[in-house]
RNA sequence: CAGCUGGGCCGGACGGUCGCUGUCGCAAGACAGAGGAAAGUCCGAACUCCGCAGGGCAGUGUGCCGGAUAACGUCCGGGACGGCGGAUUCAAGUCCGCUGGACGGAAAGUGCCACAGAAAACAUACCGCCGGGCCGCAAGGUUCCGGUAAGGGUGAAAAGGUGCGGUAAGAGCGCACCGCCGCGGCAGUAAUGCAGCGGGCAGGGCAAACCCCACACGGAGCAAGACCAAAUAGGGAGGAAGCUCCAGAAGACCGGGGCGCGUGCCGGCUCGGUGCGCCACAACCUCCGGGUAGGUCGCUAGAGCCCCGCAGUAAUGUGUGGCCCAGAGGAAUGACCGUCCUGCCGGAAACGGCAGACAGAAUUCGGCUUACAGGUCCGGCUGCCAC
RNA sequence: UCGGGGGUCGUCUAACAGGUAGGACACCAGCCUUUGGAGCUGUGAAUCGGGGUUCGAUUCCCUGCCCCCGAGCCA
Numbered sequence: 001c002a003g004c005u006g007g008g009c010c011g012g013a014c015g016g017u018c019g020c021u022g023u024c025g026c027a028a029g030a031c032a033g034a035g036g037a038a039a040g041u042c043c044g045a046a047c048u049c050c051g052c053a054g055g056g057c058a059g060u061g062u063g064c065c066g067g068a069u070a071a072c073g074u075c076c077g078g079g080a081c082g083g084c085g086g087a088u089u090c091a092a093g094u095c096c097g098c099u100g101g102a103c104g105g106a107a108a109g110u111g112c113c114a115c116a117g118a119a120a121a122c123a124u125a126c127c128g129c130c131g132g133g134c135c136g137c138a139a140g141g142u143u144c145c146g147g148u149a150a151g152g153g154u155g156a157a158a159a160g161g162u163g164c165g166g167u168a169a170g171a172g173c174g175c176a177c178c179g180c181c182g183c184g185g186c187a188g189u190a191a192u193g194c195a196g197c198g199g200g201c202a203g204g205g206c207a208a209a210c211c212c213c214a215c216a217c218g219g220a221g222c223a224a225g226a227c228c229a230a231a232u233a234g235g236g237a238g239g240a241a242g243c244u245c246c247a248g249a250a251g252a253c254c255g256g257g258g259c260g261c262g263u264g265c266c267g268g269c270u271c272g273g274u275g276c277g278c279c280a281c282a283a284c285c286u287c288c289g290g291g292u293a294g295g296u297c298g299c300u301a302g303a304g305c306c307c308c309g310c311a312g313u314a315a316u317g318u319g320u321g322g323c324c325c326a327g328a329g330g331a332a333u334g335a336c337c338g339u340c341c342u343g344c345c346g347g348a349a350a351c352g353g354c355a356g357a358c359a360g361a362a363u364u365c366g367g368c369u370u371a372c373a374g375g376u377c378c379g380g381c382u383g384c385c386a387c
Numbered sequence: 388u389c390g391g392g393g394g395u396c397g398u399c400u401a402a403c404a405g406g407u408a409g410g411a412c413a414c415c416a417g418c419c420u421u422u423g424g425a426g427c428u429g430u431g432a433a434u435c436g437g438g439g440u441u442c443g444a445u446u447c448c449c450u451g452c453c454c455c456c457g458a459g460c461c462a
């Protein structure tokens, strides 16, 4: 320098004109106006309403240890394990560096392990190796009995591993080292680690199979919920005074009129017009309660943001100071112009044209996951060049 | 906002306490026929994308995309 890759940050800039939403203002107008993910709705909370004697079953979720936090399946640190690279050992193994993950229990039980293979979990003898019988003069064997898991072969996986001894051949058969099991000891808050003693070794894998163990979980969600409250319908309580005439063969809850009373509406009125009712059915009038449309609150000053200091390995906590940063409701956050920035295309150049990633608030926070042009900073690996 | 179900050849479907994807129609090729149709035979063709667990994943788990269904106020 180039390529690949991990992580952090930014994610077009400035100005003008006209609009939209909110706040303030008498008005003119002034000020503010999307994100790192506002997304998916996958976790956890705040807030609100409903429910709630206690216990069990079922269901769902989480799962090494410690810490952070309001909480979490998130984050930080550590441990054990796996992978890669290097060093070392005869070898198994051990040590160092980098890196990865949903990492309780397989010695409670049940289940599964296809194909291949002799055998897949109460182990097993296919080839081979070894001993003996039998046959053969012998070499040896299409033969019989037994020993053997060292070798071959199958498989994802073959019943501790490596080395030496040992043996007819072999084998924890014996020994050393590594692993494993048991016991107590030391270190560490703990997970766990370290060394010692005893035991030849029992107990294959799968729990993102059922399951077991431990812990946690009441339900709904801002269309939560609270307040004000129209018209119509419906519910409850209450209010008032009747008298008389006519028509008609007769009769009247039901036709018509007069006087009076109650009440609603209209007009400025003690007055007038007009509607309804007059013994309680209906209608009228008054009051009450529920409640729809509609309106208001919830609604954005908050586990808030910025700088610096302190504590801590870190996540994070804390202190001083400064700041106020959308709040709509079929839902604003836009359009155009100019100067620049970046990329592409054309051009010898001047310059001209086109484009600007993913996406977009809806009660609010903490995370996770997913999408993302380009720029920038830090780190790792590989290659080339120079010293 | 909340809850539930699903995605398999071109189409419709099967396979499920994990064992290597089957069928029908369609398409293509061949046979038959003078030709076409019908019939017969055969080939190809798929688990929504990515990752994980496992010896092994359509199936189990995580994540993303797409589709379908249901619920919501008062009385």
Stems, first nucleotide, its partner, number of pairs: 001383010012340007020033005035358001039369002042367005047221004059217005064078005079103001081100008104212002109210002111206003126152002128148006134141002160178006179201001180199004185194003225297004235288005242259005260278008304323003308319004341356006388458007397412004406442001415429004435451005
Predicted 3D model of RNase P RNA and transfer RNA as a complex of 462 nucleotides. It holds a member of the Rfam family "Bacterial RNase P class A". By type it is a ribozyme. Rfam's curators write: Ribonuclease P (RNase P) is a ubiquitous endoribonuclease, found in archaea, bacteria and eukarya as well as chloroplasts and mitochondria. Its family is annotated with tRNA processing, dimeric ribonuclease P complex and ribonuclease P activity in the Gene Ontology. The prediction has a mean pLDDT of 77.